Fluoride riboswitch aptamer (crcB RNA motif) from a Rhodospirillaceae bacterium, 60 nucleotides, folded computationally. It was read from a public genome assembly, where an Rfam model found it. Model confidence (mean pLDDT): 76 of 100. The organism belongs to Rhodospirillaceae, within Bacteria. The model forms 100% of the base pairs in the Rfam consensus.
RNA sequence: ACACAUUCUGGGAAUGGAGUCUCCCGUAAUCGCUGCAAGGCCGAUGACUCCUACUGCGUG
Numbered sequence: 001a002c003a004c005a006u007u008c009u010g011g012g013a014a015u016g017g018a019g020u021c022u023c024c025c026g027u028a029a030u031c032g033c034u035g036c037a038a039g040g041c042c043g044a045u046g047a048c049u050c051c052u053a054c055u056g057c058g059u060g
Stems, first nucleotide, its partner, number of pairs: 010025004016051006032041003
């Protein structure tokens, strides 16, 4: 210096929090789509459940 194995610890998955599962990363994973531009569109999840925020409808 390189390779392998084991152990420990952490991070990420387009807007908040928690649990479970899945995938990915070790300075990377990741940072939505569309439009020349101005601008326009969808969604609080990677998936499921719950809470919170926002929006629409109905009832009291």